The RNA shown here (c-di-GMP-I riboswitch aptamer) has 95 nucleotides and comes from an Alphaproteobacteria bacterium.
RNA sequence: CCCACGAAAUGGCAAACCGCCGGAAACGGCGCGACGCAAAGCUUCCGGUCCUUAAGCCGCGUCAAUCGACGCGGACGGAUGGCGGGGCUGCCGAA
Numbered sequence: 001c002c003c004a005c006g007a008a009a010u011g012g013c014a015a016a017c018c019g020c021c022g023g024a025a026a027c028g029g030c031g032c033g034a035c036g037c038a039a040a041g042c043u044u045c046c047g048g049u050c051c052u053u054a055a056g057c058c059g060c061g062u063c064a065a066u067c068g069a070c071g072c073g074g075a076c077g078g079a080u081g082g083c084g085g086g087g088c089u090g091c092c093g094a095a
Base pairs, nucleotide, nucleotide: 005093006092012037013036018031019030020029021028022027035082041088042087043086045085046084047083048080049079050078051077057074058073059072060071061070062069063068
């Protein structure tokens, strides 16, 4: 010095609730507040979970039986980094 690891120390972040703001919503921002966190720092590449405004797209069904309408599911899109994995970066230094 590096990797692993996580005793100690310096500190750090900040759940839920509540208030205000944004959003269709999930959710996000700020403030309060601490449930917790050794990456609870950053990042949607993979998976999970959540949302679905309005019109449109795909599939199925029902009604109609000309136009079409309704319902369900899906895709697209969005969210979650404090769901897991991956990537990048990082404080300290006992066993």